This is a predicted structure of a 123-nucleotide RNA (SAM riboswitch aptamer (S box leader)) from Candidatus Chloroploca mongolica. The source organism's lineage runs through Bacteria, Bacillati, Chloroflexia, Chloroflexineae and Candidatus Chloroploca.
């Protein structure tokens, strides 16, 4: 940096420190000296890892069980990541509905999709 698989509508501080930009990208729209972003501390959640139970398999075996990775449920937060404005803040591409137009275009609402964040695997 690419590829695979899962999520991404819920949750999460009247705290210290710094001092000017920040929501990836474009357009918007917003947060921001009443301190934003960042960093500590707090927290939040549970993807990994840990403990329990179930199910179908593989091996072993007269036969089962131990034993081996799968999925599914629960639990706990020591650990390894994560994450704490605004639905990933909305749209960026194509589709259905419906509305308003002579048509192009436009706006609503849903569904894909592509970007992109995380986390876990494989090389």
């Nucleotide at each position: 940096u690419g590829c695979u698989c899962a999520u991404c509508a819920a949750g999460a501080g009247g705290g210290g420190c710094u001092g000017a930009g920040g929501g990836a990208c474009u357009g918007g729209c917003c947060c921001a000296a009443u301190g934003a972003c960042g960093c500590c501390c707090g927290g939040c959640a549970a993807c990994c890892c840990c403990u329990g139970g179930a199910g179908a398999g593989g091996g072993a075996u007269c036969a089962a069980a131990g034993c081996c990775g799968c999925u599914c449920c629960a639990g706990u937060a020591c650990g390894g990541u994560g994450c704490c404005a605004a639905u990933u803040c909305c749209a960026g591409c194509g589709g259905u509905a419906c509305a308003c137009a002579u048509g192009g275009a436009u706006g609503u609402a849903c569904c894909g999709g592509c970007a992109g964040a995380u986390g876990a695997g494989a090389g």